[in-house]
RNA sequence: GUGACCGUAGCUCAGUUGGCAGAGCACUGGAUUGUGGCUCCAGAGGUCGCGGGUUCGAGACCCGUCGGUCACC
Numbered sequence: 001g002u003g004a005c006c007g008u009a010g011c012u013c014a015g016u017u018g019g020c021a022g023a024g025c026a027c028u029g030g031a032u033u034g035u036g037g038c039u040c041c042a043g044a045g046g047u048c049g050c051g052g053g054u055u056c057g058a059g060a061c062c063c064g065u066c067g068g069u070c071a072c073c
Stems, first nucleotide, its partner, number of pairs: 001072007010025004019056001027043005049065005
């Protein structure tokens, strides 16, 4: 340089066909406990890498761009 894949919560990842942004762990509060842990209940936490386009509507489709991984040169 060329091509492919990945980028969504603090972490690991779902979200298949365009229609309310989610799970587990972690975190916060409460219950339980002599204390802690386990368990249970509730809660907070998001520019869906970034910019633009298509659409009534985009995490998803299209273009560009940035970062990572891999292959080839």
Predicted 3D model of a 73-nucleotide RNA (transfer RNA) from Rubrobacter sp. It matches the Rfam family "tRNA". By type it is a transfer RNA. The prediction has a mean pLDDT of 81. The organism belongs to Rubrobacter, within Bacteria.